Bacterial RNase P class A from a Methylophilaceae bacterium, 305 nucleotides, folded computationally.

RNA sequence: GAAGUUAGCUAGACAGUCGCCGUCACACUUGUGUGAAGGAGGAAAGUCCGGGCUGCAUAGAGCAAGAUGACGGCUAACGGCCGGACGCCGCGAGGCGAGGAAUAGGGCCACAGAGACGAGCGUAUUUAGUUACGGUGAAACGCGGCAACCUCCAUCUGCAGCAAGACCAAAUAGACUGGCAAUAGGCGUGACUCGCGCUGCUAGUGGGUAGGUUGCUUGAGCGCAUGAGCAAUUGUGUGCCUAGAUGAAUGACUGUUACGUGCAGCAAUGCACGACAGAACCCGGCUUAUCGGCUAACUUCACAA
Numbered sequence: 001g002a003a004g005u006u007a008g009c010u011a012g013a014c015a016g017u018c019g020c021c022g023u024c025a026c027a028c029u030u031g032u033g034u035g036a037a038g039g040a041g042g043a044a045a046g047u048c049c050g051g052g053c054u055g056c057a058u059a060g061a062g063c064a065a066g067a068u069g070a071c072g073g074c075u076a077a078c079g080g081c082c083g084g085a086c087g088c089c090g091c092g093a094g095g096c097g098a099g100g101a102a103u104a105g106g107g108c109c110a111c112a113g114a115g116a117c118g119a120g121c122g123u124a125u126u127u128a129g130u131u132a133c134g135g136u137g138a139a140a141c142g143c144g145g146c147a148a149c150c151u152c153c154a155u156c157u158g159c160a161g162c163a164a165g166a167c168c169a170a171a172u173a174g175a176c177u178g179g180c181a182a183u184a185g186g187c188g189u190g191a192c193u194c195g196c197g198c199u200g201c202u203a204g205u206g207g208g209u210a211g212g213u214u215g216c217u218u219g220a221g222c223g224c225a226u227g228a229g230c231a232a233u234u235g236u237g238u239g240c241c242u243a244g245a246u247g248a249a250u251g252a253c254u255g256u257u258a259c260g261u262g263c264a265g266c267a268a269u270g271c272a273c274g275a276c277a278g279a280a281c282c283c284g285g286c287u288u289a290u291c292g293g294c295u296a297a298c299u300u301c302a303c304a305a
Stems, first nucleotide, its partner, number of pairs: 001301010012257007020039002023036006041276001045287002048285005053161004065157005071083004086097004100152002105150002107146003117142001121134004165214004175205006185199005221240008259274006
C1' cells in the first nucleotide's frame, strides 16, 4: 500500500424566523396570553420468540395441540446469548451447525443390481436337508441406514391482551322507588254496552352509551469509574431524568458551512441532489430495510528499511 475478518460508534453542524404537542411558573377576561425547559429510531418496522403488567380464573392433574432437544454457563425469561470440544467451509483472521431414541411400533431406502428389508433367489455340493460363496451398492443373504416421515422419550406452554383494566359520567329511551293527581278522561279489544288491558305530573336511585380521567412512562433504565469472570453477565460507588400524542404533535422556510455524487468549466468555481424509515403500555432478543462516514483489534499478500 492492497484485499479482508470481527467488534463498536455515527446517521450532517450552527444561527435566525414562523408554527405544532405535553410539562412548569406567572398573569388575567378561565381559556387564553407571556416566559422557561423539552419533544422519534438504530431499526420506532415485521409482530417471530421470551418476560413484566392487566383481566378472566384458581389453571392441581390428564387428553389434545404446539415448541425445544449434545455438554457447561448467563439471564426475570427465552426457541436468545457466551464458552471450550466435535463436524464442515476458508491460506488465514474467522464463519456456519434443528446434534435424544432405530432392541416400542409403522413407513421409506434413489441409481446400480437377479434380488433392498424379508426372507426368498442364483451357483457349487447334495436324493433331500445342510454348508459355502454371490459381480452391484451407502447398506446383500444380518439384530443395516433414515427420526429434517410418522412416532417414542425428556422439558416447557391456561386463555386473552393497554381497543387489557380501573374511575367519573351527559342527552334520549327504558327499569325501580317515593309524592301528587285520578277511578274521570284517552287509547286498544269490540257492531255497540259491560268487562279486561295500557296510560298522567314530579322527585330520587341504579345500570349503561357519548364524552372525560387514569393506566402512561423512574425503568430487569442510561453514562462514568472500579472489582469478579476467558466470555455472556454481574457486584459496588457516583452522576443523570431522556417524547407521552389519541381524527394522533415532533414541521416548514432562510442563511452560512462540512462530506459524498452528478453536470458545466482549462481552472478558480457554480448549479442540483442527500440511505432506510415515523413512537402509540413497557422491556430483553431475533429477523428484515439502510446513501455513507469513523474508530479499535486482527489476518493475508506485495514493497522498503
Rfam family: Bacterial RNase P class A. It is annotated as a ribozyme. The prediction has a mean pLDDT of 76. The sequence was found by an Rfam model in a public genome assembly.